[in-house]
A computed fold for a 72-nucleotide RNA from a Holosporaceae bacterium, annotated as transfer RNA. It matches the Rfam family "tRNA". Rfam classes the family as a transfer RNA. The source organism's lineage runs through Bacteria, Pseudomonadati, Pseudomonadota, Holosporales and Holosporaceae.
RNA sequence: GGGCGCAUAGCUCAGAGGUAGAGCACUACGUUGACAUCGUAGGGGUCGCAGGUCCGAUUCCUGCUGCGCCUA
Numbered sequence: 001g002g003g004c005g006c007a008u009a010g011c012u013c014a015g016a017g018g019u020a021g022a023g024c025a026c027u028a029c030g031u032u033g034a035c036a037u038c039g040u041a042g043g044g045g046u047c048g049c050a051g052g053u054c055c056g057a058u059u060c061c062u063g064c065u066g067c068g069c070c071u072a
Base pairs, nucleotide, nucleotide: 001071002070003069004068005067006066007065010024011023012022013021018055026042027041028040029039030038048064049063050062051061052060
């Protein structure tokens, strides 16, 4: 240089056109002498950035950025 993949909550990941979820983590309460476990409730997201298509984009298209793999 060429090709391919990934980017979504603090972490690991789902969601593949109709306004975003799970597990773990975190906070509060209950339980305990206390801690842990367990139960209930809650907080936390401009879905990497910028454009395009569409009534509507996390999802489709283009470019860019970062990371990874293959190849020369």